This is a predicted structure of a 72-nucleotide RNA (transfer RNA) from Schizosaccharomyces octosporus.
The organism belongs to Schizosaccharomyces, within Eukaryota.
The coordinates come from a structure-prediction model, not an experiment, and the mean pLDDT is 82.
RNA sequence: ACACUUUUAACUUAAUGGUAAAAGUAUCAAUCUUCGAAAUUGAAAAUAUAGGUUCGAAUCCUAUAAAGUGUG
Numbered sequence: 001a002c003a004c005u006u007u008u009a010a011c012u013u014a015a016u017g018g019u020a021a022a023a024g025u026a027u028c029a030a031u032c033u034u035c036g037a038a039a040u041u042g043a044a045a046a047u048a049u050a051g052g053u054u055c056g057a058a059u060c061c062u063a064u065a066a067a068g069u070g071u072g
Base pairs, nucleotide, nucleotide: 001071002070003069004068005067006066007065010025011024012023013022018055027043028042029041030040031039048064049063050062051061052060
């Protein structure tokens, strides 16, 4: 330099273009307990950024950014 892949919650993963983005771990609160741990219940938390296509986009297209793989 070129080609390809990936980017979703604090972390690890889901989600045929179609209702409201789902879960596990972690965090916080409550219950329980003499106090903790465990357990149960609940809460908060996310589609890398910007455009485009579409009635409708996490999903398709383009550009940018980051990470990775390969070729030279």